[in-house]
Molecule: transfer RNA
Organism: Alphaproteobacteria bacterium
C1' cells in the first nucleotide's frame, strides 16, 4: 500500500430495520450474634466519528480513525 475482521455500559458479550439488554464489577436493602454466602432491587450506554437512505438506523450505504489477521 492491499485485502479481510472488529469497534455497543467499567469488563465480557447480545440485539440480523421498530422502546439499546444479560452476566460481572459497583450500590442498597432483606436475612444473621457478625462476617461470608444466598436472594430482591438499584445505578451506569451522545452503539468509535462524520455524513447519507428510511416513516423509523446499533443494524443498511459512503468516508474517515483505532485495533487485529494475512498478501506483497
Nucleotide at each position: 500500500a492491499c485485502u479481510a475482521g472488529a469497534g455497543u455500559a467499567g469488563c465480557u458479550c447480545a440485539a440480523a430495520g421498530g422502546u439499546a439488554g444479560a452476566g460481572c464489577c459497583g450500590c442498597a436493602a432483606a436475612c444473621u450474634g457478625u462476617u461470608a454466602a444466598u436472594u430482591u432491587g438499584c445505578u451506569g450506554g451522545u452503539u468509535g466519528u462524520a455524513g447519507g437512505u428510511u416513516c423509523g438506523a446499533a443494524u443498511c450505504c459512503u468516508a474517515c480513525c483505532u485495533c487485529u489477521a494475512g498478501u506483497g